[in-house]
Context: one part of a larger RNA
Formats: sequence, C1' cells, structure tokens
RNA sequence: CUGGGCUUAAAGGGUGCGCAGGCGGUCGGAAGGGUGUCUUGUGAAAUCCCUCGGCUCAACCGAGGAACUGCGAGGCAAACCGUCCGACUUGAGGCAGGUAGAGGUUGAUGGAACUCUGGGUGGAGCGGUGAAAUGCGUAGAUAUCCAGGGGAACGCCAAUGGCGAAAGCAGUCAACUGGGCCUGUCCUGACGCUGAGGCACGAAAGCCAGGGGAGCAAACGGGAUUAGAUACCCCGGUAGUCCUGGCCCUAAACGAUGUCUACUGGGUUUGAGAAUCUCUGACGGUUCUCGGGCCGAAACAAAAGUGUUAAGUAGACCGCCUGGGGAGUACGGCCGCAAGGCUAAAACUC
Repeated sequence: CUGGGCUUAAAGGGUGCGCAGGCGGUCGGAAGGGUGUCUUGUGAAAUCCCUCGGCUCAACCGAGGAACUGCGAGGCAAACCGUCCGACUUGAGGCAGGUAGAGGUUGAUGGAACUCUGGGUGGAGCGGUGAAAUGCGUAGAUAUCCAGGGGAACGCCAAUGGCGAAAGCAGUCAACUGGGCCUGUCCUGACGCUGAGGCACGAAAGCCAGGGGAGCAAACGGGAUUAGAUACCCCGGUAGUCCUGGCCCUAAACGAUGUCUACUGGGUUUGAGAAUCUCUGACGGUUCUCGGGCCGAAACAAAAGUGUUAAGUAGACCGCCUGGGGAGUACGGCCGCAAGGCUAAAACUC
C1' cells in the first nucleotide's frame, strides 16, 4: 500500500459553525493538463527470465533473445477527470403568504405549599420509628384563626405530546429574538456536501468575587441499630442548591448508532400543515409534505435485534479501533486560580 471493522465484542469526536483539504447536478463548445494509443530516443554491463551451448552432471561459465513495468520527444483520440467559455433548473438559497411550539434573552406578575415574625383561641403534649431515643414544649409548643415577611419550585392541563445542534427547555403576561414546517413556483443559477486545525456552545459537581438563603442537604454533631456501624433509620446542620459577573469543560454528554445524499413492500398510532370529497358543518374519508412512536416484507446481523427515523443497498467526507492488566497512568507539552482537563507511552506481567 492492499485488506477488516466501530448498537451490545476494541472502536462515532458531547454538540454545532467553519478556513484549508477531499468530493461534487444537467446540456453544449474550446483547448488538450491528466488519461489512452502509436512511433521514436534512452533505460551501461552483470543479475533475474527464456532458448541453445561448454566443463562426465550440477553449481559455475559462454552466446542469443526477452525484459528493464522508467524517463524524454513527436503524432493521433477526446469518452472520462481537470481547465476555460456559454447555457439550464431538478441540488442549494432567496422572496411572498400562512402556521405550531416548555427554542433563547430580559422584565413584570400570580396562586398553592413551606418557613419565620406578631397577635388571638387553647392548655400538655408534639415529633419521630420496626420499636425507640436524641430533639421541641407550661418562658405556652403541636393544633387552629388572622396579619405580615422571605426564598425556592411551578400541581391539574400533560401525552407513548412539542421545541432545540447538543447540553437542555414547563405557572402567567409583555418586549426583543433564533430556527423549523406548509403553500405558491415569483427570483438567483451549483452558490453544494463533508470538514484536519480553529472558533463557539456545553448537565451536575467544583472554583473566584458580590448578593441571597425558605425548603432540601455532602461535611459535621447527636440518637438508635450492630460484634463493630466512620453506613442504611431518626433529630439537628454548614458548604452547596438560588441570583449577577468570571472560570472549569467533564458524564452511562446514550439511540452506547458521526454528518449529508439517493434508492428499497407494507400496517398502525400521534404532532404540524396543504389540497380534495360531503349543500353547510362539529366531525370524518382520501391524497401529499414534514416530525414523534410501535409492529413488521425483503435484506442485514454471531445473535439479541435492526428494518423508509436502517444496523438494508450504494456514494462523499470526517472521527475512531487493533489482546487483558500496567493506564486513560508516568514523562513532556498546552490549558486552568485550584480541583484538574486535553494529548499520551514504556518496562513488567498474563
């Protein structure tokens, strides 16, 4: 180099945007760079290969041929690749009209619950457990009523539902704002796909500064349990959880399934739309497009299973894998305030 793979055996980057690069729709034309073919020059000899010959054979040696798959020059060909010119509309984008949505940011606001404070009623327990105790309570708790303060989360609707690139997103209202889908086929005319580096986003925990702190709750204290109990259970409780700004950059970041495109029987359900049928109409039927599920033909798969949302049939590009342990470690480098992250071995051993 060729070859094999990546749902679960080792292996899809957490996700997107995108420079370089790789790859790229239809038609016509030009030149002829790649490409093909022919001619020619060169490609030392020896070696290798073929044929013949010489040592009794062979090794060895001699002769001839072939080969030297390369490079240069010239002619021809023009399908394909590339280049240039022109054209096109189906890929892509735009425009117009609709439309659904927890998509994002900011601000405002509501009720339930909880907790605290003040007051009223009341008067001995409450709480908690398997059972208890620690704890709270005559300085009046628990319970109950009224008033006020506070923080966090938004019951029902709610779904096997929706939106988002992923992370993720849910009370209500407003402002600002991103994307999608449908219909029209009006415009541009290949403007496309992928994407090493790079850049951006990235749950939770954690870190820095300043706020906030109701509930919950690592750590911690106490009560139990137990042989012990650094736990499970109970009473407390600080970081944290919340907000603003700045870091961290990880995850079973999962569909354990990279992105894009084309093609390949169906059935059923659901969300968003369009057209059409029914005199109208709630509704319903049919067809089409996009999305979320289930079941399954063919096919694939070691099987489980997958199966138009492919793990089927193909193509383009990227990432990754190569026995287990050592080890996602050491060293070095880069990043980080730190915690640590990214990159990433070897000895040795089975």